[in-house]
Context: one part of a larger RNA
RNA sequence: UUGGGCGUAAAGAGUGCGUAGGUGGUUUGUAAGCCGCGGGGUGAAAGGCUAUGGCUCAACCAUAGUAAGCCUUGCGAACUGCAAGACUUGAGUGCAGGAGAGGAAAGUGGAAUUCCUAGUGUAGCGGUGAAAUGCGUAGAUAUUAGGAGGAACACCAGUGGCGAAGGCGACUCACUGGACUGUAACUGACGCUGAGGCACGAAAGCGUGGGGAGCGAACAGGAUAGAUACCCUGGUAGUCCACGCUGUAAACGAUGAAUGCUAGGUGUCGGCUCUUAAAGGGUCGGUGCCGAAGUUAACACAUUAAGCAUUCCACCUGGGGAGUACGUUCGCAAGAAUGAAACUC
Numbered sequence: 001u002u003g004g005g006c007g008u009a010a011a012g013a014g015u016g017c018g019u020a021g022g023u024g025g026u027u028u029g030u031a032a033g034c035c036g037c038g039g040g041g042u043g044a045a046a047g048g049c050u051a052u053g054g055c056u057c058a059a060c061c062a063u064a065g066u067a068a069g070c071c072u073u074g075c076g077a078a079c080u081g082c083a084a085g086a087c088u089u090g091a092g093u094g095c096a097g098g099a100g101a102g103g104a105a106a107g108u109g110g111a112a113u114u115c116c117u118a119g120u121g122u123a124g125c126g127g128u129g130a131a132a133u134g135c136g137u138a139g140a141u142a143u144u145a146g147g148a149g150g151a152a153c154a155c156c157a158g159u160g161g162c163g164a165a166g167g168c169g170a171c172u173c174a175c176u177g178g179a180c181u182g183u184a185a186c187u188g189a190c191g192c193u194g195a196g197g198c199a200c201g202a203a204a205g206c207g208u209g210g211g212g213a214g215c216g217a218a219c220a221g222g223a224u225a226g227a228u229a230c231c232c233u234g235g236u237a238g239u240c241c242a243c244g245c246u247g248u249a250a251a252c253g254a255u256g257a258a259u260g261c262u263a264g265g266u267g268u269c270g271g272c273u274c275u276u277a278a279a280g281g282g283u284c285g286g287u288g289c290c291g292a293a294g295u296u297a298a299c300a301c302a303u304u305a306a307g308c309a310u311u312c313c314a315c316c317u318g319g320g321g322a323g324u325a326c327g328u329u330c331g332c333a334a335g336a337a338u339g340a341a342a343c344u345c
Stems, first nucleotide, its partner, number of pairs: 003317003007299002012313001014200004021193003025087004029082002032080002035076008048066007090190001091187003094183004102176002106172003109153001114148007124135002161168002205245006214239002219234004256312006264290011294301002318345003327338004
């Protein structure tokens, strides 16, 4: 390489959009490929293969027949291609609806923590397994009233919802993306996938400028026989905001995307519909559980497949060395991406 694989053994890219490419619904035509049925030419001899015969057999020899391939020609048209039309079920648009923590901006609210001011009040408070550091007669803790400031939004809350993923949760208003349902008016294959490319991408981290209540790496102190820890008292970066960078995670369903097919049962969310007082039934789309066939090494998966098939992409090929070295690209840096070999078992 071929092949075989990719939930847990090595292996699905973090996610999307999309270029080239690959691939693609129904019908008519064509006949390039391919295939079927025929004709002609070539396929030298020897050799090969099949049959028969000759040396007593065999090797050996003789006779007869014969292949693939190539060229040409006629008919056919299932499949692929091609050309021009047509179609509506794939895809999209329109119209009518309801659902949603989808996004981004501005404003508003209450509870709580902390701090400040004032009142009441007096000797403790705090913390722990027990203590101590710490705070407090310069009046703390507790409690009442007023004020400041930042961050997060209890209950509702639900294997509930929305989003491509990361993720999204107080309320209000304006802006805005997508999905779903019903209808079947319109377009008429416009589809699927997607190497490169582009965009988004938790937390931590970085740059500039703000902000800083609580929490809190580092750090200081206490505790401990020791304690670079667990526990306690403090506390800086950070956490928050704006703009820019980074581009990684057990970025997980450890399960790529799309389409079709293959028993059911039971919850739940959003529509539509039938019977309707309700319960209930049907149907479309999501989200869970249990299970049939089937699959699987087993665990398990099972119409939300890891079943049966098709298309396209990514990736794997013994363990260590190693996601290292070197080179290159990107980055302010941290580092990221790409990514070996010697050697060894």